A computed fold for a 72-nucleotide RNA from a Patescibacteria group bacterium, annotated as transfer RNA. The sequence was found in a public genome assembly. Rfam family: tRNA. By type it is a transfer RNA. Its mean pLDDT, the model's own confidence on a scale to 100, is 80.

RNA sequence: GCCCUUGUAGUUCAAUGGAUAGAACAAUGCCGUCCUAAGGCGGAGAUGGGGGUUCGAUUCCCUCCAAGGGCA
Numbered sequence: 001g002c003c004c005u006u007g008u009a010g011u012u013c014a015a016u017g018g019a020u021a022g023a024a025c026a027a028u029g030c031c032g033u034c035c036u037a038a039g040g041c042g043g044a045g046a047u048g049g050g051g052g053u054u055c056g057a058u059u060c061c062c063u064c065c066a067a068g069g070g071c072a
Base pairs, nucleotide, nucleotide: 001071002070003069004068005067006066007065010025011024012023013022018055028042029041030040031039048064049063050062051061052060
């Protein structure tokens, strides 16, 4: 330098162009307990940045950024 893959919550993962982006764990509030823990209940939290296509984009296209891999 060229090519490929990946990027979603604090972490690990879902969501084949269509409803309010879903779950587990973590954290947090409450219950629980003499206190802690176990256990139960609740609510919050995310699509790497920018642009395009579309009635509608996590999903498709372009570009940039980051991580990983291959070739030279």